[in-house]
RNA sequence: GGCGAAGUAGCUUAACCUGGUUAUAGCGCCACGCUCAUAACGUGGAAGUCGGGGGUUCAAAUCCCCUCUUCGCCA
Numbered sequence: 001g002g003c004g005a006a007g008u009a010g011c012u013u014a015a016c017c018u019g020g021u022u023a024u025a026g027c028g029c030c031a032c033g034c035u036c037a038u039a040a041c042g043u044g045g046a047a048g049u050c051g052g053g054g055g056u057u058c059a060a061a062u063c064c065c066c067u068c069u070u071c072g073c074c075a
Base pairs, nucleotide, nucleotide: 001074002073003072004071005070006069007068010027011026012025020058029045030044031043032042033041051067052066053065054064055063
């Protein structure tokens, strides 16, 4: 230098191909219940620039362009 894969909540991760009402779940976190108490269990809750920027569209995590980071392959 060329090609490919990945990036979404504190961590792991679904949805992307085929655009559409409020972006999933588990663990963790917070509150409450239960208990003498802790854990476990139950109920409720908070937490997201969907790597970044731009474009297309009535509407973008999803389509297009540029770009950053990580990994792999080729040279």
The RNA shown here (transfer RNA) has 75 nucleotides and comes from a Candidatus Woesearchaeota archaeon. Its Rfam family is "tRNA". About the family: Transfer RNA (tRNA) molecules are approximately 80 nucleotides in length. By type it is a transfer RNA. The prediction has a mean pLDDT of 81.